[in-house]
RNA sequence: GGCGCCGUCGUCUAGUGGCUAGGACAAGGGGCUUUCAAUCCCUAAACAGGGGUUCGAUUCCCCUCGGCGCCA
Numbered sequence: 001g002g003c004g005c006c007g008u009c010g011u012c013u014a015g016u017g018g019c020u021a022g023g024a025c026a027a028g029g030g031g032c033u034u035u036c037a038a039u040c041c042c043u044a045a046a047c048a049g050g051g052g053u054u055c056g057a058u059u060c061c062c063c064u065c066g067g068c069g070c071c072a
Stems, first nucleotide, its partner, number of pairs: 001071007010025004018055001027043005048064005
């Protein structure tokens, strides 16, 4: 330098055109308990950045950035 794959809450992930962007763990608050643990309920938290297509984009296309792999 070329090609391919990936990038979503703090972490791991689901979602492949119309979802309130869901779940688990973690975090905060509360219930239960004399207290703790366990358990139950509630809450906050995310689409790498820019542009394009579309009535509508996390999803499709292009560029950039970052990670991994292969080739040179």
The RNA shown here (transfer RNA) has 72 nucleotides and comes from a Pseudomonadota bacterium. Rfam family: tRNA. By type it is a transfer RNA. Its mean pLDDT, the model's own confidence on a scale to 100, is 83. Lineage of the source: Bacteria > Pseudomonadati > Pseudomonadota.